The RNA shown here (Bacterial RNase P class A) has 403 nucleotides and comes from Paenibacillus abyssi. It is recorded under the gene name rnpB.
[in-house]
RNA sequence: AAAGUUUGACAGACAAUCGCUGGCAGCUGCAGGCUGCGAGAGGAAAGUCCGGGCUCCAUAGGGCAGGAUGCUGGAUAACGUCCAGUCAGCGCGAGCUGAAGGAUAGUGCCACAGAAAUGGACCGCCGAUGGCCUGCUUGCAGGCACAGGCAAGGGUGGAACCGUGGUGUAAGAGACCACGAGCGGCGUUGGUGACAACGCGGCUGGUAAACCCCAUCUGGAGCAAGACCGAGAGAACGCCGCGGCGAAGGGCCGCAGCCUUGGCACCGGGGCGCGUUCGGGUUGGUCGCUUGAACCCUUCAGCAAUGAAGGGUCUAGAUAGAUGAUUGUCGCUUCAUGGUGGGAGGGUCGUUCCCGUUUGAACCACAAGAAGUACAGAACCCGGCUUACGGCAAACUUUCCGA
Numbered sequence: 001a002a003a004g005u006u007u008g009a010c011a012g013a014c015a016a017u018c019g020c021u022g023g024c025a026g027c028u029g030c031a032g033g034c035u036g037c038g039a040g041a042g043g044a045a046a047g048u049c050c051g052g053g054c055u056c057c058a059u060a061g062g063g064c065a066g067g068a069u070g071c072u073g074g075a076u077a078a079c080g081u082c083c084a085g086u087c088a089g090c091g092c093g094a095g096c097u098g099a100a101g102g103a104u105a106g107u108g109c110c111a112c113a114g115a116a117a118u119g120g121a122c123c124g125c126c127g128a129u130g131g132c133c134u135g136c137u138u139g140c141a142g143g144c145a146c147a148g149g150c151a152a153g154g155g156u157g158g159a160a161c162c163g164u165g166g167u168g169u170a171a172g173a174g175a176c177c178a179c180g181a182g183c184g185g186c187g188u189u190g191g192u193g194a195c196a197a198c199g200c201g202g203c204u205g206g207u208a209a210a211c212c213c214c215a216u217c218u219g220g221a222g223c224a225a226g227a228c229c230g231a232g233a234g235a236a237c238g239c240c241g242c243g244g245c246g247a248a249g250g251g252c253c254g255c256a257g258c259c260u261u262g263g264c265a266c267c268g269g270g271g272c273g274c275g276u277u278c279g280g281g282u283u284g285g286u287c288g289c290u291u292g293a294a295c296c297c298u299u300c301a302g303c304a305a306u307g308a309a310g311g312g313u314c315u316a317g318a319u320a321g322a323u324g325a326u327u328g329u330c331g332c333u334u335c336a337u338g339g340u341g342g343g344a345g346g347g348u349c350g351u352u353c354c355c356g357u358u359u360g361a362a363c364c365a366c367a368a369g370a371a372g373u374a375c376a377g378a379a380c381c382c383g384g385c386u387u388a389c390g391g392c393a394a395a396c397u398u399u400c401c402g403a
Stems, first nucleotide, its partner, number of pairs: 001399008010390001012330007020040002023037006042375001046386002049384005054222004066218005071085005086100001087098004101213002106211002108207003122154002124150003129147002131144006162180006181204003185200006226287004234278006241255005257272001258270003294313008331373005339366004345355003
C1' cells in the first nucleotide's frame, strides 16, 4: 500500500428570520385569543418476525388437539435473544457458520440403472452330498452341470449388508483371526456439563427439512385493549289555546300564538310544543399516555453477557397526526497537472538502482476553489432479531513493496 476480519463510538455545530405541537406564568372582550419562558424523533422511530409488561375475556388452574423450541453451562422479566464453551463444517489466516435430541421405539421412503436399495442372484464360482454317464483293479477314478450350495470376482448405482489381509472350505461367507473405520454401551481419569483420553466387551446402508418418539414451553384477543362523561335520536309520565275530523294515538286540518327584515301594519313563508324520569351509549370529549425491567456517572463482583451499591437527571406525547423551512458562518470527507511559504534530502532498515538539491523531490503549514454531507419520521411501553444506510476510530490477519 492492497485485500480482508472483529469491535466500538457518532449520526454535523452555531446564529438570524418565519412557522408548528404540548407545558408553565401573566393579560384578556374567556369553547377562544395575545405575550413571555422553557421542551419537542431514531440507531434503526422501519418490517411487525420473536419475547415480556399492561388491559379485557371466569380466578387463566388441569387435560386433549395444535404450535414452537431442540449440544452444554450461564445471563435475563422473558425469548427463537445474548455471553462463555463443546462438537462438526468452511477459510492460508484474523475469524465465520450451525438445518447440533432420537435411525438400537415403530412405520414409511430411497428416482433411473441394477438380480437385489435390507432377506436379493444377471454374468460368475462350486457341485463336497445326492442324481445321470463312462471306465475298471467293485469301490475308486473321470465326466455332465440335473438337484443343490455360494456371494469371493464382474457389472449397475450417490449408496450393495463395514474395509484390508489371512485362516478355513467343494466353492465361499465376521464363520474365525489380526489391524483399522463408524455407532452406541460399560469402566477409569479430567471437566459443573456438553465432551475428551484410555481400556473392555457388542453392533454395522442412508433418510426425522418423512410420519413419528422424547424433553421443555405454550389459553385467546389486543391501546381501534379498556375505563368514565355524555349532544342528538328512542321510551314512559305530566303540563300547555280554540274549533273540526277521526275507532284510537300531539294523528290530521283550520284559526290564534311564536319565528321569519331595519319602527309599525298587511300579505307571503316556516322544517315551531314544554318539562321530568329511564335504559342503552351514536357524533364527540376526558383518562389510559408516558417515572420507566428509564437514562448518565463512579465503585465493586464476574472471562463475558450481566448484576449489585452509591450519587445525579426528568428527557416528545401529537390524533390525520406537531417536531419544519430559508439564509449566513463554521466543521467533516474527497479532488487537482495547481497558488504562497518552508524544506535537503527522500523512496518503511539498507544502497551499486530511482526522484531531488534554488528550473525545489518526499513531506509540512496556510489561503482560496469545486463537489459531497447518507438511511430515514414516534402513535401504549419495553427487551431482541432482521432489513436500509454514511463516513470515522481501534485491534488483528494475509499478500506485496526493483535486484
Of the family's consensus pairs, 93% are formed in the model. Taxonomically the source falls in Paenibacillus (Bacteria, Bacillati, Bacilli, Paenibacillaceae).